Notes:
This is a predicted structure of an 86-nucleotide RNA (c-di-GMP-I riboswitch aptamer) from a Chloroflexota bacterium. The coordinates come from a structure-prediction model, not an experiment, and the mean pLDDT is 86. It matches the Rfam family "c-di-GMP-I riboswitch aptamer". Rfam describes the family as follows. GEMM was predicted in a large-scale screen for bacterial structured RNA regulatory elements. The organism belongs to Chloroflexota, within Bacteria.
RNA sequence: CAACCGACACCGCAAACUCGGCGAAAGCCGAGGACGCAAAGCCUUGGGUCUAACGUCUGAAUGACUAUGAUUGCCAGGUUGCCGAA
Numbered sequence: 001c002a003a004c005c006g007a008c009a010c011c012g013c014a015a016a017c018u019c020g021g022c023g024a025a026a027g028c029c030g031a032g033g034a035c036g037c038a039a040a041g042c043c044u045u046g047g048g049u050c051u052a053a054c055g056u057c058u059g060a061a062u063g064a065c066u067a068u069g070a071u072u073g074c075c076a077g078g079u080u081g082c083c084g085a086a
Base pairs, nucleotide, nucleotide: 005084006083012037013036017032018031019030020029021028022027035073041079042078043077045076046075047074048071049070050069055065056064057063
């Protein structure tokens, strides 16, 4: 110095919920708020899960199927970072 790793210290992020907004919905954004997180920083590349507008099926309705939508705080992967004890 680097890797593994996770003690110390300085920090960081922000679940549920509430209000406002966007969206067909899932969900997202902003403010408040802290359940937790050593990557709970970033990226949908693989898988999982959620939604089903458009589309397809049904005589019709209801419904069913379907991601191009969403989830990185579901897992894996990639990538970048703070500190430096055992």